[in-house]
């Protein structure tokens, strides 16, 4: 220099062919315990890495950057 794969919730990830963003864990409440821990049941948080585009609609295509990993030279 180039090529390939990855950037989603605080944290580790899912989301086959474009149709309303989700799990677990973590926090908040409450229930249950004398208490805690564990265990229920609810609840809050996400402009999908930036910017353009194509689309009636884009995390998903399509260009470009950026950033991290990796193969060739």
């Nucleotide at each position: 220099g180039u090529c390939c794969c990855g950037a989603u919730a605080g944290c580790u990830c899912a989301g086959a062919g474009g149709g309303u963003a989700g799990a677990g864990c973590a926090c908040c409440a409450c229930c249950u315990c004398g208490a805690c821990a564990a265990g229920g049941u609810g609840g809050g948080g996400g402009u999908c890495g930036g910017c353009g585009g194509u689309u009636c609609a884009a995390a998903c295509c399509c260009g470009u950057c950026u950033c991290g990993g990796g193969g060739c030279a």

Transfer RNA, 73 nucleotides, folded computationally. Its Rfam family is "tRNA". Rfam's curators write: Transfer RNA (tRNA) molecules are approximately 80 nucleotides in length. Gene Ontology term of the family: triplet codon-amino acid adaptor activity. The coordinates come from a structure-prediction model, not an experiment, and the mean pLDDT is 81.